[in-house]
This is a predicted structure of a 348-nucleotide part of an RNA (small-subunit ribosomal RNA, central domain) from an uncultured bacterium.
Context: one part of a larger RNA
RNA sequence: CUGGGCUUAAAGGGCGAGUAGGCGGUGGUACAAGUUCAGGGUAGAAGGCCCUGGCUCAACCAGGGAGAUGCCCUGAAGACUGUAUCACUUGAGUAAGCGAGGGGAGGGCGGAAUUCCCGGUGUAGCGGUGAAAUGCGUAGAUAUCGGGAGGAAGGCCUGUGGCGAAGGCGGCCCUCUGGCGCUUGACUGACGCUGAAUCGCGAAAGCGUGGGGAGCAAACAGGAUUAGAUACCCUGGUAGUCCACGCCCUAAACGGUGGGCACUAGGUGUGGGGCUCGUAAGGGUUCUGUGCCGAAGGGAAACCAUUAAGUGCCCCGCCUGGGAAGUACGGCCGCAAGGUUGAAACUC
Numbered sequence: 001c002u003g004g005g006c007u008u009a010a011a012g013g014g015c016g017a018g019u020a021g022g023c024g025g026u027g028g029u030a031c032a033a034g035u036u037c038a039g040g041g042u043a044g045a046a047g048g049c050c051c052u053g054g055c056u057c058a059a060c061c062a063g064g065g066a067g068a069u070g071c072c073c074u075g076a077a078g079a080c081u082g083u084a085u086c087a088c089u090u091g092a093g094u095a096a097g098c099g100a101g102g103g104g105a106g107g108g109c110g111g112a113a114u115u116c117c118c119g120g121u122g123u124a125g126c127g128g129u130g131a132a133a134u135g136c137g138u139a140g141a142u143a144u145c146g147g148g149a150g151g152a153a154g155g156c157c158u159g160u161g162g163c164g165a166a167g168g169c170g171g172c173c174c175u176c177u178g179g180c181g182c183u184u185g186a187c188u189g190a191c192g193c194u195g196a197a198u199c200g201c202g203a204a205a206g207c208g209u210g211g212g213g214a215g216c217a218a219a220c221a222g223g224a225u226u227a228g229a230u231a232c233c234c235u236g237g238u239a240g241u242c243c244a245c246g247c248c249c250u251a252a253a254c255g256g257u258g259g260g261c262a263c264u265a266g267g268u269g270u271g272g273g274g275c276u277c278g279u280a281a282g283g284g285u286u287c288u289g290u291g292c293c294g295a296a297g298g299g300a301a302a303c304c305a306u307u308a309a310g311u312g313c314c315c316c317g318c319c320u321g322g323g324a325a326g327u328a329c330g331g332c333c334g335c336a337a338g339g340u341u342g343a344a345a346c347u348c
Stems, first nucleotide, its partner, number of pairs: 004319003007302002012316001014201004021194003025088007033081002035077008049065006091191001092188003095184005103177007115149007125136002162169002206247006215241002220236004258315006266293012297304002321348003330341004
């Protein structure tokens, strides 16, 4: 390479937009590039294969044949691919009417609680633990009442419930804004799918500048525990956690399952919409999400099963024994930390 694979054995890119490329719905017409068929030309000789013959045999040599799956030319066919053109509506999109939502950005507002400050009441403890101690407290703590400051987070509602491509998103209100579902079938008429490169987004931690700092809390200090205790427990506590702007670009970025389309029993719960029966309660049906259980089928099994890991097609990414190693070297990126691409010797 052929081939085989990627939930858990090695293997799905963290996610999206999208260039090239690959692939591409229905009907007609034209062409005949691909395709198929026929004829012709060519495909050196030798070698190889088959047959026959010559050296006493063989090696070796000679003659004949098949073959050389290729290329070129001419002609034909017109199903399929392609190209051109005309047309279509079911794919895709648009419009109109409804609808749900923690989707995103900015601004404003409110309540509970912790902490701190001021004042009142009040007196000897509080706190903490397995037990303690460090710590706090007669300079009046803890507790309790009133007032104030400030920061962060959003209880109940809350739900294998919703939204988002992923990361992720949760008090209330306003402004701006993205996407989605249903219904109608009015409009466009294949405008589609995927997507190397590229670009954008990307939890937490971390970095830069400036702000902020209540609680929590790496580091650090002390108290315990212990043989020791650079820990687990306790008392403190700084970065950080928060905001603005700019970087970083990683993850068990997980459904450990790339995207699209079609097809293949059902049952049951739940979110959003339509139609329908019914006074209602409720039921039937349909579309779209999201769970559970299960037929066929699949699977090494666990399990998956109309939200496939089933049956097919299209496109991308990735795997090829373990260690060395996601290391070294080089390139690119970064302020740095480091990221990305990514070996080999050697060894089992």
Its mean pLDDT, the model's own confidence on a scale to 100, is 90. It matches the Rfam family "Bacterial small subunit ribosomal RNA". Gene Ontology terms of the family: structural constituent of ribosome and ribosome.